Predicted 3D model of a 355-nucleotide part of an RNA (small-subunit ribosomal RNA, central domain) from a bacterium.
The sequence was found in a public genome assembly.
The coordinates come from a structure-prediction model, not an experiment, and the mean pLDDT is 80.
Context: one part of a larger RNA
RNA sequence: CUGGGUGUAAAAAGUAGUGUAGGUGUCUUGCUAAGUUUUGUUUCAAAUACUGCGGCUCAACCGUAGAAAGGGGCAAAAUACUGGCUUGAUUGAGUUUGCUUUAGAGAAACUGGAACUCAGGGAGGAGUAGUGAAAUGCGUUGAUACCCUGGGGAACACCAGUGGCGAAGGCGAGUUUCUGAAAGCAGACUGACACUGAGACACGAAAGCUAGGGUAGCGAAGCAGAUUAGAGACCUGCGUAGUCCUAGCCCUAAACGCAUGCUUGCUAGCCGCAUUUUCCCCUUCGGGGGGAGGUGUAGCGAAGGUAACCCGUUAAGCAAGCCACCUGGGGAGUACGGCCGCAAGGUUGAAACUC
Numbered sequence: 001c002u003g004g005g006u007g008u009a010a011a012a013a014g015u016a017g018u019g020u021a022g023g024u025g026u027c028u029u030g031c032u033a034a035g036u037u038u039u040g041u042u043u044c045a046a047a048u049a050c051u052g053c054g055g056c057u058c059a060a061c062c063g064u065a066g067a068a069a070g071g072g073g074c075a076a077a078a079u080a081c082u083g084g085c086u087u088g089a090u091u092g093a094g095u096u097u098g099c100u101u102u103a104g105a106g107a108a109a110c111u112g113g114a115a116c117u118c119a120g121g122g123a124g125g126a127g128u129a130g131u132g133a134a135a136u137g138c139g140u141u142g143a144u145a146c147c148c149u150g151g152g153g154a155a156c157a158c159c160a161g162u163g164g165c166g167a168a169g170g171c172g173a174g175u176u177u178c179u180g181a182a183a184g185c186a187g188a189c190u191g192a193c194a195c196u197g198a199g200a201c202a203c204g205a206a207a208g209c210u211a212g213g214g215u216a217g218c219g220a221a222g223c224a225g226a227u228u229a230g231a232g233a234c235c236u237g238c239g240u241a242g243u244c245c246u247a248g249c250c251c252u253a254a255a256c257g258c259a260u261g262c263u264u265g266c267u268a269g270c271c272g273c274a275u276u277u278u279c280c281c282c283u284u285c286g287g288g289g290g291g292a293g294g295u296g297u298a299g300c301g302a303a304g305g306u307a308a309c310c311c312g313u314u315a316a317g318c319a320a321g322c323c324a325c326c327u328g329g330g331g332a333g334u335a336c337g338g339c340c341g342c343a344a345g346g347u348u349g350a351a352a353c354u355c
Stems, first nucleotide, its partner, number of pairs: 003327004007309002014203002017201002022196003026089002030085003034082002036078009050066006092193001093190010105179007112156001116152007127138002164171002208249006217243002222238004261322006269300002272297011304311002328355003337348004
């Protein structure tokens, strides 16, 4: 390499994201004959290799005769399948109308209450804060605790759920505006328009970076108090960057479903939740109960799978298509080079050596 694999042993890219090339692709009519199959012919020098017979006493070696498979060219034929052109279809896919919904999906603006903190005022008069215990700290220039007024920034208790939405990251106060998506039911339409997707593009928590704002609380660094043999920590008091907003970068995570690519079909059930369609029964007309179907999301399990754990119609079962990735441990996600980045660094990614 072939092969075998990728939940946990090495291995699914962060993203059922968008999508180019490519690969693969429903049923059907006719034509074609490129692939494909068959036949014929020609060629692939000799030697070698293979088979028969023969010659050296045998063998090695040599002579002689022969055949097949396979590859290339040409010609003819076949037409099931694949391809090309063509005819039609509707189940795949999509568009649209009507009805019924879903809501922590995104963006912007505005608004709200609780808490916190700061400032001012009132009243009050010695502590308070903190801990395992303390101390640093704050406080007679009047703190803490209480009341009133005003300012500020950040986050949205209860509702809240094994619940919902989103491709993922992620998304929870309210209202309005703009925008995206999904599910169910009933019709109409297009007519394979599909699946996957190397590159490419887009998005991508937190931290970090640049510029300008903002800064209540929290709080890397730092300072101080403790603890301790020491304490560069854990605990305590402060506290800068940051956390927040705007614009632009960065592009990584245990980016997870306690590690699982996408699409399509097939293969027992049971029991929840959410949403939806439909039928039946009861009704105080508010509603309540039961059955069947679709979609999503949990739990358990037949067959089957698995080294086992476990998975099990949301598969890790049975199959097909396409893509990514793996090939002993360390060295090492390092070095060098390329590309990207303001930087931090990211991405691609070895070898020597060693076990």